Small-subunit ribosomal RNA, central domain from an uncultured beta proteobacterium, 350 nucleotides, folded computationally. The coordinates come from a structure-prediction model, not an experiment, and the mean pLDDT is 90. Rfam family: Bacterial small subunit ribosomal RNA.

[in-house]
Context: one part of a larger RNA
RNA sequence: CUGGGCGUAAAGCGUGCGCAGGCGGCUCGUUAAGACAGGUGUGAAAUCCCUGGGCUCAACCUAGGAAUUACGCUUGUGACUGGCGGGCUAGAGUACGGUAGAGGGGGGUGGAAUUCCUGGUGUAGCAGUGAAAUGCGUAGAGAUCAGGAGGAACACCGAUGGCGAAGGCAGCCCCCUGGGCCUGUACUGACGCUCAUGCACGAAAGCGUGGGGAGCAAACAGGAUUAGAUACCCUGGUAGUCCACGCCCUAAACGAUGGGUACUAGCCGUUUGGUGCAUUGAGGCGCUGAGUGGCGAAGCUAACGCGUGAAGUACCCCGCCUGGGGAGUACGGCCGCAAGGUUGAAACUC
Numbered sequence: 001c002u003g004g005g006c007g008u009a010a011a012g013c014g015u016g017c018g019c020a021g022g023c024g025g026c027u028c029g030u031u032a033a034g035a036c037a038g039g040u041g042u043g044a045a046a047u048c049c050c051u052g053g054g055c056u057c058a059a060c061c062u063a064g065g066a067a068u069u070a071c072g073c074u075u076g077u078g079a080c081u082g083g084c085g086g087g088c089u090a091g092a093g094u095a096c097g098g099u100a101g102a103g104g105g106g107g108g109u110g111g112a113a114u115u116c117c118u119g120g121u122g123u124a125g126c127a128g129u130g131a132a133a134u135g136c137g138u139a140g141a142g143a144u145c146a147g148g149a150g151g152a153a154c155a156c157c158g159a160u161g162g163c164g165a166a167g168g169c170a171g172c173c174c175c176c177u178g179g180g181c182c183u184g185u186a187c188u189g190a191c192g193c194u195c196a197u198g199c200a201c202g203a204a205a206g207c208g209u210g211g212g213g214a215g216c217a218a219a220c221a222g223g224a225u226u227a228g229a230u231a232c233c234c235u236g237g238u239a240g241u242c243c244a245c246g247c248c249c250u251a252a253a254c255g256a257u258g259g260g261u262a263c264u265a266g267c268c269g270u271u272u273g274g275u276g277c278a279u280u281g282a283g284g285c286g287c288u289g290a291g292u293g294g295c296g297a298a299g300c301u302a303a304c305g306c307g308u309g310a311a312g313u314a315c316c317c318c319g320c321c322u323g324g325g326g327a328g329u330a331c332g333g334c335c336g337c338a339a340g341g342u343u344g345a346a347a348c349u350c
Stems, first nucleotide, its partner, number of pairs: 004321003007304002012318001014201004021194003025088007033081002035077008049065006091191001092188005097182003103177007110154001115149007125136002162169002206247006215241002220236004258317006266295012299306002323350003332343004
């Protein structure tokens, strides 16, 4: 370089934005870089191939031809790719009008529950387990009533539901704010797709500074269990979990399935738009768009399964794989306060 692959066998970057690059709608004209055709020069000899010839044959030697898939110059063609110029509206986008939503940020506020504190009633237990014990309680616990404090999370609704690029997002109200979808008209006129490097976002845990701390709870302590028990069970309990700001940048970051466009039977449910018919109010029967589920034609698949939300049929762009272990290790680089992350081997061995 050619080739085969990436749901589960090795393999889709956690996600987005996006420069370079690659690829790119319909139409007219032009150009002739690519492309194609003709001519011409070069493409040493030997080798290889073809036809002959010479050693008794062959290997070998030898003559001529072909070939030398290439490059230069030149003439031509104008379909296709590219360049330049003009036009178009089916891609893309903008405006206007609707519409659903736990999308994001900030502020406020509500009730239930746990814990703690104060006071009342009241007396001997409570708690816990397989059974116990540690623990709490006559200095009055637990139970119960009233009041108060504080933190965190929002039962029912709730869904097989919705929103978001992903991570993720849930009481209620207000403010600021992103995106989507639908209908029809107007407008721009290919402005598009993808994206190495780059930039941004990125659960939990963890780190720094300052707050906060109800419940839960690594570590830790005690009680049990056990041969032991650095565990599982129990009683406690500190970081942490919460907030602000700054880091970290990982994950079974999963649909284990990169993005875009087009095409290829249907049936059933659900969310949310548009619309026709019917109609006594929400309700009914269809059509049509976007989303989200179940089942399935063809086809695909090693099978499992996928199947208009493709893993089908094609094209474009990116990422990645190439036996297991060693190893996501070592070394070096870059990043980080650290923890560590990222890039990422080899010897050896099976």